A computed fold for a 101-nucleotide RNA from Marinobacter salinus, annotated as Glycine riboswitch aptamer.

[in-house]
RNA sequence: GACGUGUUAGCGGGAGAGACCGUGCCACAAAGACUGUGUGACACGGCGCCGAAGGAGCAACUGCCCCGGAAACUCUCAGGCAAACGGACCGCUAACAUGCU
Numbered sequence: 001g002a003c004g005u006g007u008u009a010g011c012g013g014g015a016g017a018g019a020c021c022g023u024g025c026c027a028c029a030a031a032g033a034c035u036g037u038g039u040g041a042c043a044c045g046g047c048g049c050c051g052a053a054g055g056a057g058c059a060a061c062u063g064c065c066c067c068g069g070a071a072a073c074u075c076u077c078a079g080g081c082a083a084a085c086g087g088a089c090c091g092c093u094a095a096c097a098u099g100c101u
Base pairs, nucleotide, nucleotide: 001100003099004098005097006096007095008094009093010092011091012090013089018047020046021045022044023043024042026040027039028038029037048081049080050079054077055075056074057073061068
């Protein structure tokens, strides 16, 4: 050091898949004798789907065995399927640490 790497923070970008069905409850609306109707949220149940929080699995690497062993691949436990939130990853900035010179 106007170089690289890592961590953290801020800002920006950021996909996919049912605004599904049923039941219950609450609130609101219209009608209104009761009953029924519509909308939204929440809880439970059901089927269908997504993969880019997290989690899990494994190839090469070895003559054999054990161990180790990556992901944006695979599985979907979790999470998600209007908007919002979240979101791997990318870009910019700053601080700290470290490598190199």
The model forms 90% of the base pairs in the Rfam consensus. The organism belongs to Marinobacter, within Bacteria.